[in-house]
RNA sequence: AAAGAAUAUCGGGGGUGCUUAGGCUGAGACGGACUCGUUCCGAACCCUUUAACCUGAUACGGAUAAUGCCGUCGGAGGGAGAUAAUACUUGGUAUUG
Numbered sequence: 001a002a003a004g005a006a007u008a009u010c011g012g013g014g015g016u017g018c019u020u021a022g023g024c025u026g027a028g029a030c031g032g033a034c035u036c037g038u039u040c041c042g043a044a045c046c047c048u049u050u051a052a053c054c055u056g057a058u059a060c061g062g063a064u065a066a067u068g069c070c071g072u073c074g075g076a077g078g079g080a081g082a083u084a085a086u087a088c089u090u091g092g093u094a095u096u097g
Base pairs, nucleotide, nucleotide: 001090002089007084008083009082010081011048012047013046014045017024018023019022030042031041032040033039053078054077055076059072060071061070062069
């Protein structure tokens, strides 16, 4: 000097179920407004091409009180950025042995 994980900052993307009080899974299923639709705002959480999430899907198989709860589908199709930069690595020069 090049390249540059992790990480950081700002920007952006996303989902909000089942259920009998209660409870289950999960990172996340929260609060408010309302036209009662996660539509909008906010908080938290996750993701930002090593991809969160959506479509297929009122799908299929297995469990469960019930639900994408688990799996298949899925090497499927779509899907949101830049800057800085340490470690590792490579090259050059100088010095020393």